This is a predicted structure of a 150-nucleotide RNA (c-di-AMP riboswitch aptamer (ydaO/yuaA leader)) from Isoptericola halotolerans. It matches the Rfam family "c-di-AMP riboswitch aptamer (ydaO/yuaA leader)". On this family, see Barrick et al., Proc Natl Acad Sci U S A 2004: "New RNA motifs suggest an expanded scope for riboswitches in bacterial genetic control". The prediction has a mean pLDDT of 77. The source organism's lineage runs through Bacteria, Actinomycetota, Actinomycetes, Promicromonosporaceae and Isoptericola. The model forms 91% of the base pairs in the Rfam consensus.
RNA sequence: GGUCCGGCUUCACCGAACCCACGGCAGCAGCGGGAGAACCACGUUCUUCGGGCGGACUCGUUCCGUCCUUGGGGUUAAGCCGUCCCACGACGGCGGGCCAUCACUUCUCGGCCUCAUCCGACAGCUCAUCUCGCAGGCUGGAGAGGUACC
Repeated sequence: GGUCCGGCUUCACCGAACCCACGGCAGCAGCGGGAGAACCACGUUCUUCGGGCGGACUCGUUCCGUCCUUGGGGUUAAGCCGUCCCACGACGGCGGGCCAUCACUUCUCGGCCUCAUCCGACAGCUCAUCUCGCAGGCUGGAGAGGUACC
C1' cells in the first nucleotide's frame, strides 16, 4: 500500500411493506392484495364435471363432511421453448425485472435476478359491500439527451 473478516453510525438499494402515535394492546394516515352485481365476456381440456375416507338417502352421473394434489386459480419480475439427465438439476434462446444524474423519461456501455409460496376441484371482469398485508433482505455501476423545477 492492497485485499479479506467483524462491529457501530449515516446516506442509499430491492420490496406495497412507510409516517404519526402508544408503557403495551389497539389506533391514525397512506400504500398494496383478495372476494364480490348489472353490462360485456365465457360456455370445452375430453367415456359418466380429479383421487382417498366416512356418513345420509331417493342406491345414483345424488347429497354432506373431511383429507390430498396431478386439473385449475391467486400473490410475485420470477414465464415459455429447446438440449442433456433416471431424477434432482445444468446449459442455451426468447420474454420479464433491477442497479440515488438525490424528480420523470429515452438511449448507450457494463453488471445482476428470473425464487418462493398460498387456495384445495373452486373463483372472468365488476358499483356498492366485505376482507387481508405493511415483512424480510442487502453492500452500494459509468455516461449522453429531453422535460419539469430552481